[in-house]
Two RNAs folded together computationally: RNase P RNA and transfer RNA, 432 nucleotides in total.
Its mean pLDDT, the model's own confidence on a scale to 100, is 80.
It holds a member of the Rfam family "Bacterial RNase P class A". About the family: Ribonuclease P (RNase P) is a ubiquitous endoribonuclease, found in archaea, bacteria and eukarya as well as chloroplasts and mitochondria.

């Protein structure tokens, strides 16, 4: 000094002026005056919890979710450590990463053959057949040679996305895990680790078992339903109105798949009337800062310390001046912790590789 | 704000692992003196990015766009 991986911070800045909003303070009020006032994603709403309601939310089937191990969490499909695979010299990073030996399915076109061993091409015809010759002890046998008729063969060739371990050596009539050496695989012990898994540490076994489970489908955890327009009080005002349709007790309704079980006895639907007013839920919290101690980390405990938005037509703005690197995405609506998707730039810290000089 | 669905020719709908089809519309032809209507043909499309698979309009994930429902008394 270049190249590059992680991780975390920040998201114009300072004044003047106008100005909308919570809170408290002083006012009889008007209205003053003090403080507080978007975000890392407030987003998608894709998960996991809390609150609240449905009977205490109870069994069961069904139906969905997750899916290598162990921790962390209120909880998780997040988070960390670890393992195996992939990718990069490295630092690292990526991965729906249980079971295909428990059953069904499914793979168009091509190819012989697609999950069952099967044979177009090819090779062989040792062995039985048939045909020619020769010889012999002539209804028979025996040698040579030819056919490719039965059969053997999967080593090589051709399809495909994918074709029944791989090289080599023997062997064979021609071939073959048929035999053996190595490699690979797969069971079984043993070591090591909590485990996920590692290990030419032993022994067995010629190999048996191809892909797909973001196909059904098994295993092994998880999930009862809704959602602040839940839900609770006040007020205020009309017509507890009318049709249609089910069911009438082995129904029907009570939160929305089914039965059981509990509760209560009509419901649904359209059509019509009535109000469109306020209060709470509401923000203190699984918050936030700082130190401390466990621990490889996620993270937990311990002290101490601060109060940091609360609207409801719905606030957080506009505008002058300056300065700089000229300001990106984007706007709370009941809270949280997570992903994940959007983003002009700055700022730090750890690392790794190459170069060079010491 | 919460909750469900739904993207395929110009429009409305099929298809849901194997060559994307159908009606109207369109556009040329044939038929008529002209039109219409008829008869024959043509062109046209999976919402955009990944992944799973041997192959994805179908199956998963994300992302964009649409489109519906959901206040309170009786």
């Nucleotide at each position: 000094a270049g190249a590059g991986u992680u991780g975390g911070c920040u998201a114009g800045g300072c004044a003047g002026c106008c100005g909308c909003u919570g809170u408290c303070u002083c006012g009889c009020a008007a209205g003053a005056g003090a403080u507080g006032g978007a975000g890392g994603a407030a987003a998608g709403u894709c998960c996991g919890g809390g609150c609240u309601c449905c009977a205490a939310a109870g069994g069961g089937u069904a139906a969905g979710g997750u899916g290598c191990c162990a921790g962390g969490u209120a909880a998780c499909g997040c988070c960390u450590g670890g393992g195996c695979g992939g990718c990069g010299u490295a630092a690292g990073u990526c991965g729906a990463c249980g079971g295909a030996a428990a059953g069904u399915g499914c793979a168009a076109c091509a190819g012989a053959a697609a999950a069952u061993a099967u044979a177009c091409c090819g090779c062989c015809g040792a062995u039985g057949g048939c045909c020619u010759u020769c010889g012999g002890u002539u209804a028979c046998c025996g040698a040579a040679g030819g056919u490719a008729c039965a059969g053997g063969u999967a080593a090589g060739g051709u399809u495909g996305a994918a074709a029944u371990g791989g090289u080599g050596c023997g062997g064979u009539a021609a071939g073959a895990g048929c035999g053996c050496a190595c490699c690979g695989c797969g069971c079984a012990g043993g070591u090591g680790g909590c485990a996920a898994c590692a290990c030419g540490c032993u022994g067995c076994g010629g190999c048996a078992u191809g892909g797909u489970a973001a196909a059904c489908c098994c295993c092994a955890c998880c999930u009862g339903g809704a959602g602040c327009a839940a839900g609770g009080c006040c007020a205020a005002a009309u017509a507890g109105g009318a049709g249609u349709g089910c069911a009438a007790u082995a129904g029907g309704u009570g939160u929305g798949a089914c039965c059981c079980g509990c509760a209560c006895u009509g419901c649904a639907c359209u059509c019509g009337g009535g109000u469109a007013g306020g209060c709470u839920g509401c923000u203190u919290g699984a918050g936030g800062g700082a130190g401390u101690u466990g621990g490889u980390g996620a993270c937990a405990g311990c002290u101490c310390u601060c109060c940091c938005a609360g609207a409801u037509g719905a606030a957080u703005g506009g505008u002058u001046g300056u300065c700089c690197a000229c300001g990106a995405c984007a706007g709370a609506a009941c809270c949280c912790g997570g992903c994940u998707u959007a983003u002009c730039g700055g700022c730090c810290a750890a690392c790794u590789c190459u170069a060079a000089u010491g | 704000g919460c909750g469900g669905g739904c993207g395929u020719a110009g429009u409305u709908c099929a298809g849901c692992g194997g060559c994307a089809g159908a009606a109207c519309a369109u556009c040329a032809g044939c038929u008529u003196c002209c039109c219409a209507a008829g008869c024959u043909g043509a062109g046209a499309a999976c919402g955009c990015g990944g992944g799973u698979u041997c192959g994805a309009u179908u199956c998963c994930c994300g992302u964009c766009g649409c489109c519906c429902g959901c206040u309170c008394c009786a």